This is a predicted structure of a 124-nucleotide RNA (Guanidine-I riboswitch aptamer) from Calidifontibacillus erzurumensis.
The model forms 100% of the base pairs in the Rfam consensus.
The sequence is in RNAcentral, with records from Rfam.
Its mean pLDDT, the model's own confidence on a scale to 100, is 78.
NCBI's taxonomy places the organism under Bacteria, Bacillota, Bacilli, Bacillaceae, Calidifontibacillus.
């Protein structure tokens, strides 16, 4: 200085946020439910008020919310398909295909990220 398939795709992992669902916390609103108490009333019915719980429903907040939806690795798996080289007379099979430290900054999407620039800069 220079070369290698530093090859594609799909599923899924570590990771990753918060758009939507769900989860918690606040509010505000109507109804129903039961509670209390006032007429009434032999009972049963009925029927005025009162704050407060529950249920719903809308809204804000929250990922220092396990979670589903989402994102998801070149240096994580795992299956294909492709290409090369050997090997077996040939169709076709069957093996090999290593190795890999890593920033700051930017950018996409609702967001961030082991995502993309990027097997870049750099460093050995």
């Nucleotide at each position: 200085u220079u070369a290698a398939u530093u090859g594609c795709u799909u599923u899924c992992u570590a990771g990753g946020g918060u758009u939507c669902c769900g989860c918690a916390a606040c509010a505000a609103a109507g109804a129903u439910u039961g509670u209390c108490u006032g007429u009434g009333a032999a009972u049963a019915u009925a029927u005025g008020g009162a704050g407060a719980a529950a249920u719903u429903u809308u809204g804000u907040u929250g990922g220092a919310c396990u979670g589903g939806u989402c994102c998801g690795a070149g240096a994580g798996a795992a299956a294909g398909c492709a290409c090369a080289c050997a090997g077996c007379u040939a169709a076709g099979c069957u093996g090999u295909g290593a190795c890999a430290c890593g920033g700051a900054g930017g950018g996409a999407u609702a967001a961030a990220a082991g995502c993309c620039c990027g097997g870049g800069a750099g460093a050995u």